[in-house]
Context: one part of a larger RNA
RNA sequence: CUGCGUUGAAGGAACUCGGCAAAAUGCACCCGUAACUUCGGGAUAAGGGUGACCUAUAUUCGGGCAACCGAGUAUGGGUGUCACAAAAUUGGGGGUGGCGACUGUUUACUAAAAACAUAGGGCUCUGCGAAGUCGCAAGACGACGUAUAGGGUCUGACGCCUGCCCGGUGCUGGAAGGUUAAGAGGAGAGGUGCAAGCUUUGAAUCGAAGCCCCAGUAAACGGCGGCCGUAACUAUAACGGUCCUAAGGUAGCGAAAUUCCUUGUCGGGUAAGUUCCGACCUGCACGAAUGGCGUAACGACUUCCCCACUGUCUCCAACGCAGACUCA
Numbered sequence: 001c002u003g004c005g006u007u008g009a010a011g012g013a014a015c016u017c018g019g020c021a022a023a024a025u026g027c028a029c030c031c032g033u034a035a036c037u038u039c040g041g042g043a044u045a046a047g048g049g050u051g052a053c054c055u056a057u058a059u060u061c062g063g064g065c066a067a068c069c070g071a072g073u074a075u076g077g078g079u080g081u082c083a084c085a086a087a088a089u090u091g092g093g094g095g096u097g098g099c100g101a102c103u104g105u106u107u108a109c110u111a112a113a114a115a116c117a118u119a120g121g122g123c124u125c126u127g128c129g130a131a132g133u134c135g136c137a138a139g140a141c142g143a144c145g146u147a148u149a150g151g152g153u154c155u156g157a158c159g160c161c162u163g164c165c166c167g168g169u170g171c172u173g174g175a176a177g178g179u180u181a182a183g184a185g186g187a188g189a190g191g192u193g194c195a196a197g198c199u200u201u202g203a204a205u206c207g208a209a210g211c212c213c214c215a216g217u218a219a220a221c222g223g224c225g226g227c228c229g230u231a232a233c234u235a236u237a238a239c240g241g242u243c244c245u246a247a248g249g250u251a252g253c254g255a256a257a258u259u260c261c262u263u264g265u266c267g268g269g270u271a272a273g274u275u276c277c278g279a280c281c282u283g284c285a286c287g288a289a290u291g292g293c294g295u296a297a298c299g300a301c302u303u304c305c306c307c308a309c310u311g312u313c314u315c316c317a318a319c320g321c322a323g324a325c326u327c328a
Stems, first nucleotide, its partner, number of pairs: 001323008010314002014312001019309001030048002036041001038157001049084005054077010092307004097302002099299002104116002120155007132141003158294004163224003168221002170217005177212003183206002188201005225243005252286001253283001264280005
């Protein structure tokens, strides 16, 4: 000096990206237990030991002329003072946000999560020799099932909801019309031949799906605007004008896991807060099943705060064990 342990004055997170690590809590019984809540929970919520002494207030009894003294009782003391054997096992707690409902699953060997799944919701296909999948086929799965079933796809408990656009791209439907292949057709034309013939080419016309075309469809893929003016202070614009569009973003939320400018501005918390919480709305570039907004419970998730606790730190020290090191 290093590793693993033990202890530590005063302070107690000042350490640090961050309380990482350590400390503290810890069992049984009894008392007691908030907001919120889907009434089940939350919950082991939280909190509560005993004795002596000191002390405050009120009060009872006895003594004393009185001040007061002695003996008690009750309630307290912002952390009051002192004391309270040992061992094993053995939750630190509370508060506010974000995300995901939950239990579960995952990158065997750097990621356990807000990712995946999930019950629930929707759309769509499928009438059974089902659709779909594997296979050249036979055949098999689907299923010894039958639309309360099976496949595909999106969303993701629950609560309140889910707006407008079918122009584009898909999908579905459409006895007309246009275009359109092989094929049918064969007017004609060419080669050859004396000819019969053989042979090459070939116009009309009839020909399917598809495409064009006409409709429907957004919990299909997707999309959801500019500019200018206007109110009796100013400012702002309920209102008006104009251009464009298929339609111009509704409810709700909003500096957000989304906000560039930005440490936006105001309020709260701190002596001091680029984080945090509550608001505002100027949304660079939220927004409704690529779901929107809430939400009790849950989480080895994540942000911030408080109590307790401590060698994390101020600032390091001592001891034990094992190394390193020096000598033999």